[in-house]
RNA sequence: CAGCUGGACCGGACGGUCGCUCGUGUCGUCUUCGGAGGGCGCGGGAGGAAAGUCCGAACUCCACAGAGCAGUGUGCCGGAUAACGUCCGGGAGGGCGGGUUCAAGCCCGUCCGACGGAAAGUGCCACAGAAAACAUACCGCCGCGGUGGCAACAUCGAGGUAAGGGUGAAAAGGUGCGGUAAGAGCGCACCGCUGUCGCAGUAAUGCGACAGGCAGGGCAAACCCCACACGGAGCAAGACCAAAUAGGGAGGGAGACUCGGGUUCGCCCGAGGCACGUGCCGGCUCGGCGCGUGACAACCUCCGGGUAGGUCGCUUGAGCCGCGCAGUAAUGCGCGGCCCAGAGGAAUGACCGUCCUACUGGAGCAAUCCGGUGGACAGAAUUCGGCUUACAGGUCCGGCUGCCAC
Numbered sequence: 001c002a003g004c005u006g007g008a009c010c011g012g013a014c015g016g017u018c019g020c021u022c023g024u025g026u027c028g029u030c031u032u033c034g035g036a037g038g039g040c041g042c043g044g045g046a047g048g049a050a051a052g053u054c055c056g057a058a059c060u061c062c063a064c065a066g067a068g069c070a071g072u073g074u075g076c077c078g079g080a081u082a083a084c085g086u087c088c089g090g091g092a093g094g095g096c097g098g099g100u101u102c103a104a105g106c107c108c109g110u111c112c113g114a115c116g117g118a119a120a121g122u123g124c125c126a127c128a129g130a131a132a133a134c135a136u137a138c139c140g141c142c143g144c145g146g147u148g149g150c151a152a153c154a155u156c157g158a159g160g161u162a163a164g165g166g167u168g169a170a171a172a173g174g175u176g177c178g179g180u181a182a183g184a185g186c187g188c189a190c191c192g193c194u195g196u197c198g199c200a201g202u203a204a205u206g207c208g209a210c211a212g213g214c215a216g217g218g219c220a221a222a223c224c225c226c227a228c229a230c231g232g233a234g235c236a237a238g239a240c241c242a243a244a245u246a247g248g249g250a251g252g253g254a255g256a257c258u259c260g261g262g263u264u265c266g267c268c269c270g271a272g273g274c275a276c277g278u279g280c281c282g283g284c285u286c287g288g289c290g291c292g293u294g295a296c297a298a299c300c301u302c303c304g305g306g307u308a309g310g311u312c313g314c315u316u317g318a319g320c321c322g323c324g325c326a327g328u329a330a331u332g333c334g335c336g337g338c339c340c341a342g343a344g345g346a347a348u349g350a351c352c353g354u355c356c357u358a359c360u361g362g363a364g365c366a367a368u369c370c371g372g373u374g375g376a377c378a379g380a381a382u383u384c385g386g387c388u389u390a391c392a393g394g395u396c397c398g399g400c401u402g403c404c405a406c
Base pairs, nucleotide, nucleotide: 001402002401003400004399005398006397007396008395009394010393012355013354014353015352016351017350018349020045021044022043023042024041025040026039027038029036030035047377051388052387054386055385056384057383058382059234060233061232062231071230072229073228074227075226076090077089078088079087080086091115093112094111095110096109097108098107099106100105116225117224121223122222123219124218125217138165139164140161141160142159144157145156146155147154148153173191174190175189176188177187178186192214193212194211195210196209197208198207199206200205238312239311240310241309248303249302250301251300252299257272258271259270260269261268262267274294275293276292277291278290279289280288281287282286319338320337321336322335323334324333325332326331356375357374358373359372360371361370362369363368
C1' cells in the first nucleotide's frame, strides 16, 4: 500500500434574503370588558436511526378472594440495571489461521451464537445407500470344502470380518504400535468417554488420582419434560371546562273552561263542555247516541348527561456536558455547569453565494486553473432503556493474508 474481517465515531461547513412554528419582551388596533387580532425585537426549532412497533419500563384507566388448569415467553454461570429476551465479564462449544506432534490431540490468536433435558415417553431423519437404529454384509479381505487346472488362478458352497472402498449432513469412539487366516478394545500407550473420590473456583466449570474396554446416531427454533416469569387496554390512555341543535328531568304557563254543592281554604264531589279510544245508527268530506278514560301544547326559567370546540396530560427527565473516584467492564457515586422542538391536517422550509467532497470535460511541462454533474437513508407526535432493519461519503483503532521499501 492492497484485499478480507471486527469495533468506535461523523452524517456537509460558513454567510445572506424571504418565510413557518413555539416561547418571551414591547407597541398599536378592536371589544359585548371575558377577550380577539396585529407590528417590531430577542431566544429555541428533528435523527443516528425520529423507522419497524419486536422486547422491557414509567404514566393512565379498567379488572382483581385463594389455588389449579390452559396459554405465552425465557433457559450455561456470575454481575449491571427501574426493568428486559438488553448489556458486561467468565465458562464450555464451533469456524478460520498459525505453532507443535509419527498421528489423534494439545497450545496460541481471532471471529460466532436462543448454550436446560435425547438413560421419561411419542414422533421425524428427504435423496443416495446393503443398512438411518432391537443395526447392517453391496464391493472388498480371509482361511476351509467341492470342481477345473501341472501351477498361478478361476468358479461354486457354507462361514469369518467392520480394517479398506463406496453412499450420505450423519454409519456403533480416534491415532499409533502389537496381534491375527483376515480382522476387531482382541491387547497396550496416548487422546476421548463413563463412574467414584480429592483439590481449586461465588458459580458455570477446570485440574488430578483411581476404576471401567466403552455405555452406544442426530433433531427439543418437533410434540414433550423440568425450572422460572406473566391480568387487560393504551396519550385516540385519561382529567377538567363546555356551545348550537335534538332528547331527558323539575317548575312556571295552569286552581287551565262553565254551572252547582261542600270545605280544615290545601282542595274535594257532581253535572256540562272538551279531547282521545271504542261500539251502534244515519250520512256527500261529517253528525248523533251509548260506554270507557281524564287529560294537552306553544312559550319561559332552571337542572343533568353527552357532542362540536377549548384547556390540561406535554415535555425538568431512570435528562445532557465536563471533571474526579470505585470497578477488568457493563455501570455506580460525588462535585460543577446547562435547559436543549412541543405542533395538532400537523412548523422545522425555499433560494443565492463562498468553501468541502466524488466523478468527469478542457487548458498547462508541472504546481494549478476554468467548466459540468452528483452528495445517502430518512423525518419527531406521551416519555424513556434496548434490539432489529435502512444508509452516499468520510475519520480513527484492532486482527489475518499478500506485495514493496529500509
Overview:
The RNA shown here (Bacterial RNase P class A) has 406 nucleotides and comes from a Terriglobales bacterium. It is recorded under the gene name rnpB. It matches the Rfam family "Bacterial RNase P class A". Rfam classes the family as a ribozyme. Taxonomically the source falls in Terriglobales (Bacteria, Pseudomonadati, Acidobacteriota, Terriglobia).